[in-house]
RNA sequence: GCCGGGAUAGCUCAGCUGGUAGAGCAGCUGUUUUGUAAACAGCGGGUCGCGGGUUCGAAUCCUGUUCCCGGCU
Numbered sequence: 001g002c003c004g005g006g007a008u009a010g011c012u013c014a015g016c017u018g019g020u021a022g023a024g025c026a027g028c029u030g031u032u033u034u035g036u037a038a039a040c041a042g043c044g045g046g047u048c049g050c051g052g053g054u055u056c057g058a059a060u061c062c063u064g065u066u067c068c069c070g071g072c073u
Base pairs, nucleotide, nucleotide: 001072002071003070004069005068006067007066010025011024012023013022019056027043028042029041030040031039049065050064051063052062053061
């Protein structure tokens, strides 16, 4: 330098025929218990790495760019 993959909630990851973003764990509240833990019920939490474009509508398509992983030279 070229090619491929990845970046989404505090963490690990889904969501890719474009239609207002989810799970598990963690956190908080409540129930239960003498108390803690466990169990159960509920709640909060993300302008989807960043900029631009296409579209009525973009995490998703196009493009530039940053970072991480792998391959080739």